[in-house]
Context: one part of a larger RNA
Molecule: small-subunit ribosomal RNA, central domain
Organism: uncultured organism
RNA sequence: CUGGGUUUAAAGGGUACGUAGGCGGCUAGCUAAGUCGGCGAUGAAAUACCGGAGCUUAACUCCGGUGCUGUUGCCGAUACUGGCGGGCUCGAGCGCGGAUGAGGUUGCUGGAAUAGACGGUGUAGCGGUGAUAUGCGUAGAGAUCGUCUGGAACACCCAUUGCGAAGGCAGGCAACUAGCCCGCGACUGACGCUGAGGUACGAAAGCGUGGGGAGCGAACAGGAUUAGAUACCCUGGUAGUCCACGCCCUAAACGAUGCACACUCGUUGUUCGCCCACUUGAGGGCGAGCGGCUGAGCGAAAGCGUUAAGUGUGCCACCUGGGAAGUACGCUCGCAAGGGUGAAACUC
Numbered sequence: 001c002u003g004g005g006u007u008u009a010a011a012g013g014g015u016a017c018g019u020a021g022g023c024g025g026c027u028a029g030c031u032a033a034g035u036c037g038g039c040g041a042u043g044a045a046a047u048a049c050c051g052g053a054g055c056u057u058a059a060c061u062c063c064g065g066u067g068c069u070g071u072u073g074c075c076g077a078u079a080c081u082g083g084c085g086g087g088c089u090c091g092a093g094c095g096c097g098g099a100u101g102a103g104g105u106u107g108c109u110g111g112a113a114u115a116g117a118c119g120g121u122g123u124a125g126c127g128g129u130g131a132u133a134u135g136c137g138u139a140g141a142g143a144u145c146g147u148c149u150g151g152a153a154c155a156c157c158c159a160u161u162g163c164g165a166a167g168g169c170a171g172g173c174a175a176c177u178a179g180c181c182c183g184c185g186a187c188u189g190a191c192g193c194u195g196a197g198g199u200a201c202g203a204a205a206g207c208g209u210g211g212g213g214a215g216c217g218a219a220c221a222g223g224a225u226u227a228g229a230u231a232c233c234c235u236g237g238u239a240g241u242c243c244a245c246g247c248c249c250u251a252a253a254c255g256a257u258g259c260a261c262a263c264u265c266g267u268u269g270u271u272c273g274c275c276c277a278c279u280u281g282a283g284g285g286c287g288a289g290c291g292g293c294u295g296a297g298c299g300a301a302a303g304c305g306u307u308a309a310g311u312g313u314g315c316c317a318c319c320u321g322g323g324a325a326g327u328a329c330g331c332u333c334g335c336a337a338g339g340g341u342g343a344a345a346c347u348c
Stems, first nucleotide, its partner, number of pairs: 004319003007302002012316001014201004021194003025088003029084003033081002035077008048066007091191001092188002094185005100179001103177007110154001115149007125136002162169002206247006215241002220236004258315006266293011297304002321348003330341004
């Protein structure tokens, strides 16, 4: 490279948008580049293959024939692919109507709880554990009542629910804003799919500047436990966790399952919309989504099974024994931490 693969054995990029490229619906026409045919040219010799000959044989050498899968000219064919212009509407988009949700951003706002401050009542304990102790408390704690301050998170509703491309999103209200679905059908007329590079987004932790700091809490200190205990448990507690702006760019970023389209038995629950029937009993159907079970088929099995891991097509990404190693070196990005790319010797 070919082949074979990528849920769990090595292997799907964290996600999206999109450049080049690859691929691309129905229909008739023109063209004849790809494609196919005929004829011609070329395809040096040696080598190769077939037949034969010469060195005692073979290797080797020589002769004849074939071949050298290629390139190209002319003429022709036109199914398919391509090109050109034309038509079409089912793909895609769009319009009108209706619904839906923790989708996003900003602002305003609410109550419970924790903590603190002040005041009242009140007295000897509180706290914590397996049991203790450190810690707090007669300078009045803990408990309880009132007032106030501040920060963070939103119990019940909450669901095997919903929304989002992914990360992710949950008190309430408003403004701004994006998507998706259903019904109807004027309109555009293939405008599509994928997507190397690229760009944007990207949990947590971490970094920079400024703010904030209730609770929690790496580090750290103390108390326990223990043979020891740089831990697990306890009492404290800094960074951080929160906000603004700017970086970082990783993850078991998981469905460990790339995206799109078509096709292929059923059953049951649920979310959103629509149609039909019925208002006594809650029913039948369509579309989109989220789940359970299962058939064929697939699979090494576990299992998957119209949300495929089934049957196919298009495009991208990735794998090729374990360790060394996601290391070294180089390049590149970053303030740094580090990220991206990514070997070999050697060894089993």